[in-house]
């Protein structure tokens, strides 16, 4: 120079923010699901679902039912 290892930092885990744990990355992780249509797959188009967590716990945003 480049390569692997460790350490150290830093990001990422379909919507927002924080604790704690797991997981993953090092320019990559990561960027939901179903159905149809495209000759198959992929991509794209159309139409329809669920969730503010990876995961727990709180807040916050949103709908609903009570009570006052």
């Nucleotide at each position: 120079c480049c390569a692997u290892a460790c350490a150290g930092c830093g990001g990422c885990g379909a919507u927002g923010g924080a604790g704690u744990c797991c997981g993953c990355c090092g320019g990559a992780a990561c960027c939901g699901c179903c159905g149809c249509g495209c000759c198959a797959c992929a991509c794209c188009g159309c139409g329809g679902c669920u969730g503010a967590u990876g995961a727990c716990u709180c807040c916050u945003c949103c709908c609903c039912a009570c009570c006052g």